[in-house]
């Protein structure tokens, strides 16, 4: 950069000792009943690899997963820019961002 996802799904332990969710404002919120960051189990989930089923074969599919990532509070926690409606709010899209594969 291009493509695909982002309302589901998954926590104990032990160290450690105040701040945490991407930036930045602003809200809500999570934290001494233990944040943040290491480790160890364990567990999601199927992007990629493999494998099984079906195919002439290859995609699709669907299934499994012991392998490469990734993830395990809150929709990516929410708004911010554009647009719509039945406008204390809703909803849609865009940017941003994670993640995967290339």
């Nucleotide at each position: 950069c291009u493509u695909a996802u982002c309302a589901a799904g998954a926590a104990a332990g032990g160290c450690a000792g105040a701040g945490g969710g991407a930036c930045a404002u602003g809200g809500a919120c999570c934290a001494a009943u233990g944040a943040a960051g290491c480790c160890u189990u364990g567990g999601c989930a199927a992007c990629c690899a493999c494998c099984a089923c079906a195919c002439a074969g290859c995609g699709c599919g669907u299934g499994a997963a012991a392998g490469g990532u990734g993830c395990c509070a809150c929709u990516u926690c929410c708004a911010u820019c554009c647009g719509c409606c039945g406008c204390a709010g809703g909803c849609g899209g865009a940017g941003a961002g994670a993640u995967a594969a290339g």

RNAcentral holds the sequence, with entries from MGnify. Predicted 3D model of a 102-nucleotide RNA (SAM riboswitch aptamer (S box leader)) from uncultured Ilyomonas sp. The model forms 97% of the base pairs in the Rfam consensus. Rfam family: SAM riboswitch aptamer (S box leader). Rfam links the family to the GO term regulation of gene expression. Rfam's curators write: The SAM riboswitch is found upstream of a number of genes which code for proteins involved in methionine or cysteine biosynthesis in Gram-positive bacteria. The coordinates come from a structure-prediction model, not an experiment, and the mean pLDDT is 86. NCBI's taxonomy places the organism under Bacteria, Pseudomonadati, Chitinophagia, Chitinophagales, Ilyomonas.